[in-house]
RNA sequence: AUGAACCUCGCGGGAGAGCCCGGCCAACGUUUGAGCUGGCGCCGAAGGAGCAAGCACCCCGCAAACUCUCAGGCCCAUGGACCGCGAGGGGAUG
Numbered sequence: 001a002u003g004a005a006c007c008u009c010g011c012g013g014g015a016g017a018g019c020c021c022g023g024c025c026a027a028c029g030u031u032u033g034a035g036c037u038g039g040c041g042c043c044g045a046a047g048g049a050g051c052a053a054g055c056a057c058c059c060c061g062c063a064a065a066c067u068c069u070c071a072g073g074c075c076c077a078u079g080g081a082c083c084g085c086g087a088g089g090g091g092a093u094g
Stems, first nucleotide, its partner, number of pairs: 006089008018040001020039005025033003041074003047070001048068003054062002
């Protein structure tokens, strides 16, 4: 001096599935709730778990957007894997 992977922050994009039934609570005037809870039915893209191709191998294993739904979610709020841009950290490589 070039400054990768990776991490953090900010902004933008971001799917799926009951606007189901009942009870409680709250508000206000009979309805509403992005409040709690029970039931049944669903979703997969927080997290988690399992394996595949593959990788690694003395042992222990690692591993997806696949699979399972423990958790989470099912009105347009919130959340959201992942993607893009910017800033900071970082220090591979030259």